Model confidence (mean pLDDT): 76 of 100. Bacterial RNase P class A from an Acidimicrobiales bacterium, 366 nucleotides, folded computationally. It was read from a public genome assembly, where an Rfam model found it. Rfam family: Bacterial RNase P class A. The family's RNA type in Rfam is ribozyme. From the family's description: Ribonuclease P (RNase P) is a ubiquitous endoribonuclease, found in archaea, bacteria and eukarya as well as chloroplasts and mitochondria.

RNA sequence: UGAGUCGGCCAGGUGACCGCGGCAUCGCUCGACGGUGUCGAGGAAAGUCGGGGCUCCACAGGACAACGUGCUGGUGAGAGACCAGUCGAGGCGACUCGCAGGAAAGUGCCACAGAAAACAGACCGCCGAUGGGCCGGGCGACCGGCCACAGGUGAGGGUGAAACGGUGCGGUAAGAGCGCACCAGCACCCCGGGUGACCGGGGUGGCUCGGUAAACCCCACGCGGAGCAAGGCCAAGACGGGAGCAUGGGCGGUUCGUCCCCGGGCGACCGGAACUCCCGGGUGGGCUGCACAGAUGGAUGGUCACCGAACCGGACCGCCGCAAGGCACCGGGGAACAGAACCCCGCUUACCGGCCGACUCACCCC
Repeated sequence: UGAGUCGGCCAGGUGACCGCGGCAUCGCUCGACGGUGUCGAGGAAAGUCGGGGCUCCACAGGACAACGUGCUGGUGAGAGACCAGUCGAGGCGACUCGCAGGAAAGUGCCACAGAAAACAGACCGCCGAUGGGCCGGGCGACCGGCCACAGGUGAGGGUGAAACGGUGCGGUAAGAGCGCACCAGCACCCCGGGUGACCGGGGUGGCUCGGUAAACCCCACGCGGAGCAAGGCCAAGACGGGAGCAUGGGCGGUUCGUCCCCGGGCGACCGGAACUCCCGGGUGGGCUGCACAGAUGGAUGGUCACCGAACCGGACCGCCGCAAGGCACCGGGGAACAGAACCCCGCUUACCGGCCGACUCACCCC
């Protein structure tokens, strides 16, 4: 100098004028009023994904199902959060990422291709020791040759994402952990380190065992439901229940009395309505829950002036530099994503750009 990694912070400023919402206070012409004071969005207020507070409902105890979580230690009220580590993967590196228990308990599945996809399997190839057939030799026991019929083989070819450890030597009819040496893995045992996940070392065993659990399943742990439209209080009208109803009037009824006369009048009694009062649940509505912004279909803004980062262009007279260029100069330019709604802790997503710190790699100079 260039290219990067990680973390933190900011994300326009000042002033004037005009507005908006809450609260307090003062004034009057008492209102949907005016004045004054004060407070009034974010790192994500967003998505409403995880967890908690708070509230109501349900609930003897235990188990199962279903669902969730799943390396270790810690932090935390808690979580699928965070921190530090382990293991694995990626990067030269700083560093990043991980839905990270068990596939050696059982079951299932593994496209296409391929002979075969998991107690293996025979398409080509190799062999054909053994058994069989044929030919030749021998008196005979038998010997030699041929065939590739039974059969053996998993070394070689080929297929596949994946083919039942790798290399070499021995061995064999040909082969094969069949045997051996070394390497790799696994299981078990021992030693050392670590709280632990795990790491390092040694030994024994030919043990060589495919993948998939975001398939069933197994193991461990957790787990009741609904949500501020929760919930609490007040409660118009209307409704339900009860009590009263003096006098007069109105309505309906009567097996009663009476009068006119066969249908009514008057009276008596009964009933309900109306009215008054009390009680009940409770709709509209209000208050609360509710906050040093606050709520209600939702205030937190607008205009102007000055300044102003990124960025773009100009000019090479100043400084630095070999140069490209940088600083300074002149002109232009004019700020991302986005708006609380019960509160909090997280996660995720969006975002013009800038600043600071730590670190890595490459090249050059001393």